[in-house]
RNA sequence: AGCUCAUCCAGAGGGGCAGAGGGAUACGGCCCGUUGAAGCCCCGGCAACCCUCCAGCCGGCACUCGCAGAUCGUGCGCGAGGCCCCGGCUAGGGAAGGUGCCAAAUCCGUCUCAUGGCGAAGCGCGCCAUGAGGAAGAUGAGGA
Numbered sequence: 001a002g003c004u005c006a007u008c009c010a011g012a013g014g015g016g017c018a019g020a021g022g023g024a025u026a027c028g029g030c031c032c033g034u035u036g037a038a039g040c041c042c043c044g045g046c047a048a049c050c051c052u053c054c055a056g057c058c059g060g061c062a063c064u065c066g067c068a069g070a071u072c073g074u075g076c077g078c079g080a081g082g083c084c085c086c087g088g089c090u091a092g093g094g095a096a097g098g099u100g101c102c103a104a105a106u107c108c109g110u111c112u113c114a115u116g117g118c119g120a121a122g123c124g125c126g127c128c129a130u131g132a133g134g135a136a137g138a139u140g141a142g143g144a
Stems, first nucleotide, its partner, number of pairs: 003142006013043005021032003026110004044102003049098002051094003055090006063081005069076001106136001111133009
């Protein structure tokens, strides 16, 4: 750098150094910032992706039992069960560790579609609003 999956309207800030920018990128908008931006450090916190506990449900080439055929033997087929094992889903709990995060929905829009309104009426087009989806991005997990 790239692939797959999940999530992105919740939540959580103080101090020190620093000194003019910042909100990913481009444009537009709207904000934050000399009452101190970015960045770095310290401390604190949020959350629960990885991790872990419990309950329920589902599934399994795992387990148990039965049946049938074959075999030197194992494997293999069919049916049933639900104690153990494995995997998944749902709800709830935990927080030591690995990440992440701690203004505003990923700050909002941009592309497509639908609905409504306005532009005197229909089609079309433009603008506005709402909704759905996409693109891009962020974070995690997995794999190569």

Annotation:
This is a predicted structure of a 144-nucleotide RNA (SAM riboswitch aptamer (S box leader)). The sequence is in RNAcentral, with records from Rfam and Ribocentre. The same sequence occurs in records of 2 taxa.